[in-house]
RNA sequence: UCCGCGAUAGUAUAGGGGUAAGUAUCCCUGCCUGUCACGCAGGAGACCCGGGUUCGAAUCCCGGUCGCGGAG
Numbered sequence: 001u002c003c004g005c006g007a008u009a010g011u012a013u014a015g016g017g018g019u020a021a022g023u024a025u026c027c028c029u030g031c032c033u034g035u036c037a038c039g040c041a042g043g044a045g046a047c048c049c050g051g052g053u054u055c056g057a058a059u060c061c062c063g064g065u066c067g068c069g070g071a072g
Stems, first nucleotide, its partner, number of pairs: 001071007010025004018055001027043005048064005
């Protein structure tokens, strides 16, 4: 320098045009308990950045940044 793949709650991940962006864990509140833990119920929290396409983009396209792998 070129090619491929990827970037979504604090962490790990699902979702590939419209439905509440889901799950696990963490965190908060309540119940439970003599207390803590466990368990139960509820809640808060995320689409890497900029542009384009579209009635509508986390999703498709282009560019950038970063990460992983490959070629030279």
The RNA shown here (transfer RNA) has 72 nucleotides and comes from Euplotes vannus. RNAcentral holds the sequence, with entries from ENA. It matches the Rfam family "tRNA". The coordinates come from a structure-prediction model, not an experiment, and the mean pLDDT is 82.